[in-house]
Background
Model confidence (mean pLDDT): 80 of 100. Small-subunit ribosomal RNA, 5' domain from a Saprospiraceae bacterium, 511 nucleotides, folded computationally. Lineage of the source: Bacteria > Pseudomonadati > Bacteroidota > Saprospirales > Saprospiraceae.
Context: one part of a larger RNA
RNA sequence: GGAUGAACGCUAGCAGGAGGCCUAAUACAUGCAAGUCGAGCGGUAGAUACCUUCGGGUAUUGAGAGCGGCGCACGGUGAGUAACGCGUACAUGACCUACCUUUAAGACUGUGAUAGCCCUGGGAAACUGGGAUUAAUAACGGAUGUGAUAAUGUAUAUAAAUGUAUAUUAUUAAAGCUGAGGUGCUUGGAGAUGAGUGUGCGUCUGAUUAGCUAGUUGGUAGGGUAACGGCCUACCAAGGCAACGAUCAGUAGGGGGCGUGAGAGUGGCCCCCACACGGGUACUGAGACACGGACCCGACUCCUACGGGAGGCAGCAGUAAGGAAUAUUGGUCAAUGGACGGAAGUCUGAACCAGCCAUCCCGCGUGCAGGAUGACGGCCCUAUGGGUUGUAAACUGCUUUUAGCAGAGACGAAACGCCAUCAUUUAUGAUGGUCUGACGGUAUCUGCAGAAUAAGCACCGGCUAACUCCGUGCCAGCAGCCGCGGUAAUACGGAGGUGCAAGCGUUAUCC
Numbered sequence: 001g002g003a004u005g006a007a008c009g010c011u012a013g014c015a016g017g018a019g020g021c022c023u024a025a026u027a028c029a030u031g032c033a034a035g036u037c038g039a040g041c042g043g044u045a046g047a048u049a050c051c052u053u054c055g056g057g058u059a060u061u062g063a064g065a066g067c068g069g070c071g072c073a074c075g076g077u078g079a080g081u082a083a084c085g086c087g088u089a090c091a092u093g094a095c096c097u098a099c100c101u102u103u104a105a106g107a108c109u110g111u112g113a114u115a116g117c118c119c120u121g122g123g124a125a126a127c128u129g130g131g132a133u134u135a136a137u138a139a140c141g142g143a144u145g146u147g148a149u150a151a152u153g154u155a156u157a158u159a160a161a162u163g164u165a166u167a168u169u170a171u172u173a174a175a176g177c178u179g180a181g182g183u184g185c186u187u188g189g190a191g192a193u194g195a196g197u198g199u200g201c202g203u204c205u206g207a208u209u210a211g212c213u214a215g216u217u218g219g220u221a222g223g224g225u226a227a228c229g230g231c232c233u234a235c236c237a238a239g240g241c242a243a244c245g246a247u248c249a250g251u252a253g254g255g256g257g258c259g260u261g262a263g264a265g266u267g268g269c270c271c272c273c274a275c276a277c278g279g280g281u282a283c284u285g286a287g288a289c290a291c292g293g294a295c296c297c298g299a300c301u302c303c304u305a306c307g308g309g310a311g312g313c314a315g316c317a318g319u320a321a322g323g324a325a326u327a328u329u330g331g332u333c334a335a336u337g338g339a340c341g342g343a344a345g346u347c348u349g350a351a352c353c354a355g356c357c358a359u360c361c362c363g364c365g366u367g368c369a370g371g372a373u374g375a376c377g378g379c380c381c382u383a384u385g386g387g388u389u390g391u392a393a394a395c396u397g398c399u400u401u402u403a404g405c406a407g408a409g410a411c412g413a414a415a416c417g418c419c420a421u422c423a424u425u426u427a428u429g430a431u432g433g434u435c436u437g438a439c440g441g442u443a444u445c446u447g448c449a450g451a452a453u454a455a456g457c458a459c460c461g462g463c464u465a466a467c468u469c470c471g472u473g474c475c476a477g478c479a480g481c482c483g484c485g486g487u488a489a490u491a492c493g494g495a496g497g498u499g500c501a502a503g504c505g506u507u508a509u510c511c
Stems, first nucleotide, its partner, number of pairs: 001511004006507005013364002016361003019357002021322001026320003030317003035070003040067002046061006076275003085203008096194001100191007108142004118131005147172010176183002204250003211241003216238008253272004260265001277298005300311004328354001330353003336350001337348004367398004377389005404448005412439001417434007456500005461482003468495004477484002
């Protein structure tokens, strides 16, 4: 000199943009953060209409709850991890992939249940038992087999390799709904997307850590996996790693890019990884060993009728604690994105907005011009006259950014949807109209009045821009270093000046 997720002190007018628990991965009150589908199913309470012997009945509709489907694998944090964790480049002849796109073929016929509704019991509650009964795109059987898989045979390709093609046999499917336009279902092929695995290279400190290893290293056979593999098991062999640093200990999430900088270091943003009170485990599923799912153990908290139960903010706000220190228990789904749905739509603390904070960056303002009697006062010098504050003020004229008042008032939004017309490859497209704004009466524009509403902080011995007087007298005090102060202090305190400026300084940390 530059920088920061800063803090502290004094001060503080505005706008735009960015940023905002670095510490206790400490504990959490309360609310919200993941639902959706009646165009899969049975329908219930209720509602409407009609009838009624006034008990109800019929028809339509139908919330919640239930069965069923899809989603719940996004957002947060950096504890752990020195690792194929990350980065980069390859491999997968060792693999998987729901939804999406495309393509081929198909959907025949049955069965038994079960929740809910109803009845009834136990329990403080959480919850739960029994009885009867019922549906499906829930579950299961039979048929068919384009295909697919397996075995065997044949042909063929590849440097090699479990590759490719083909024949026979065996096994193996399905679901309907609908407003009739569609949409959904099954079995395959291909694509896309996402994911798994393996390998080369790169990736902190310590030798005052020198030996480490028994599923350990390899083989055979099997099990398991989507898949290769000691991944696991039985048996066999005795290997494997290490001074080019194994093992052990410490520390740490890794990378890209922006900005600064010679480099290093480093926060928001993007990608990957890991974690979800601590530990372990599996289930479901295309995908999890699953933040707001399940089970077990532990610690903690809460309810209890003491028998037993409930819980997990490192989601958004918010509370307590810790700390020098870090914000609202806000609005909206209007836009973008996501889930479900045919659609309307519902949900979305993602997201978009608003609030607080000078934390940072950038921009603007606190007036402009004239004005000498160079006033009073202050300070300085003294030849008693001058210098400075100083065009500064007063005063005159003018302007009105921002602030204030009044009026107008957006872009972001054109789609989806609805209506109409046209086209035609008959399953869609095109055109036009119409509807939709949280921010927000905001940005912005117009008008009104008036200099009105708006300046501080540090420094002045040298480094280093700025010097004299007074007070004080090794006292009070200053100080980054050198060092000032003991009666003329340019170093302390005040005045004047200098530098920055809605900031200025100090501390901490990095270069």